[in-house]
The RNA shown here (transfer RNA) has 76 nucleotides and comes from an uncultured bacterium.
Rfam family: tRNA. Gene Ontology term of the family: triplet codon-amino acid adaptor activity. It is annotated as a transfer RNA.
Its mean pLDDT, the model's own confidence on a scale to 100, is 80.
RNA sequence: GCGCCUUUAGCUCAGUGGAUAGAGCGUCGGCCUUCUAAGCCGCAGGUCGUAGGUUCAAAUCCUACAAGGCGUGCCA
Repeated sequence: GCGCCUUUAGCUCAGUGGAUAGAGCGUCGGCCUUCUAAGCCGCAGGUCGUAGGUUCAAAUCCUACAAGGCGUGCCA
C1' cells in the first nucleotide's frame, strides 16, 4: 500500500429499512439486614464513530473520512 471485520448507555452486547433504540452487568436511590455482602424494587444514563447521499421513513442501504483489529504484498 491492498483486502476483510468492528465502531450502539460507564463495560459487554442485541437490534440487518417502519412509531418514542433495548438487555445483562455496573453507578445512584429505596426495601431487607445489627452492619456489610447477597437478594428484591425503582430511577437516571444514547449527537447509534464523523460528514455527506438515497428514501415518505436510516442504527440498518450507499460514499468518503477517522479509530481499532485480522490477513497479506508478486515479477525483475